[in-house]
RNA sequence: CAUAAUCUUCGGGGCAGGGUGAGAUUCCCGACCGGCGGUGAAAGCCCGCGAGUCCCUUCGGGGACUGAACCGGUGAGAUUCCGGUGCCGACGGUAAAGUCCGGAUGAGAGAAGAUACCC
Numbered sequence: 001c002a003u004a005a006u007c008u009u010c011g012g013g014g015c016a017g018g019g020u021g022a023g024a025u026u027c028c029c030g031a032c033c034g035g036c037g038g039u040g041a042a043a044g045c046c047c048g049c050g051a052g053u054c055c056c057u058u059c060g061g062g063g064a065c066u067g068a069a070c071c072g073g074u075g076a077g078a079u080u081c082c083g084g085u086g087c088c089g090a091c092g093g094u095a096a097a098g099u100c101c102g103g104a105u106g107a108g109a110g111a112a113g114a115u116a117c118c119c
Base pairs, nucleotide, nucleotide: 005115006114007113008112009111010110017029018028019027031099032098033089034088035049036048037047038046044087045086052065053064054063055062056061069085070084071083072082073081091102092101093100
């Protein structure tokens, strides 16, 4: 210096204000939020991953499905920056939920660190 191993820690945010109603943070007006890695330059909506749902399993894991963006500007380079206007968001519960409650003191992409060994 590089590779692999083991261990530890960390690892998701958000309905203000108002309307209707017996009842809604679920409907209506409006408000707010944006995991991880990558990408010539910083990304919820470019490419992937995780989460979620379903199926299979020798219970180690494997497979399938899986949301949403355009216009203008600057620049060598940006669907990532700046300006504008849009759009999207698992399952169960409940007056119909991206934001409440629940599975979840869970799982996890990954991030940081420690240790010893080998070259």
The RNA shown here (FMN riboswitch aptamer (RFN element)) has 119 nucleotides and comes from a PVC group bacterium. The coordinates come from a structure-prediction model, not an experiment, and the mean pLDDT is 81. It matches the Rfam family "FMN riboswitch aptamer (RFN element)". Its family is annotated with FMN binding in the Gene Ontology.